This is a predicted structure of a 75-nucleotide RNA (transfer RNA) from a bacterium. RNAcentral holds the sequence, with entries from ENA. Its Rfam family is "tRNA". The family's RNA type in Rfam is transfer RNA. Its mean pLDDT, the model's own confidence on a scale to 100, is 81.
[in-house]
RNA sequence: GCACCUUUAGUUUAGUUGGUGAAAACGUCUGGCUUACAUCCAGAAGAUGCGGUGGUUCAAAUCCAUCAAGGUGCA
Numbered sequence: 001g002c003a004c005c006u007u008u009a010g011u012u013u014a015g016u017u018g019g020u021g022a023a024a025a026c027g028u029c030u031g032g033c034u035u036a037c038a039u040c041c042a043g044a045a046g047a048u049g050c051g052g053u054g055g056u057u058c059a060a061a062u063c064c065a066u067c068a069a070g071g072u073g074c075a
Base pairs, nucleotide, nucleotide: 001074002073003072004071005070006069007068010026011025012024013023019058028044029043030042031041032040051067052066053065054064055063
């Protein structure tokens, strides 16, 4: 330098032939249970809205372009 893959909550991931309000587990907080802690049960909050910017579309996490970060291969 070229090609390809990945980027979604504090963490790990799902959601990908575009269509309701973006979901789960763990973690955090509250309550219950317990003498107490843990386990367990119930509930809640948490995403500058899906790496940034721009574009296509009635509608984008999802398609396109570019930039950034990480990784793999080739030279």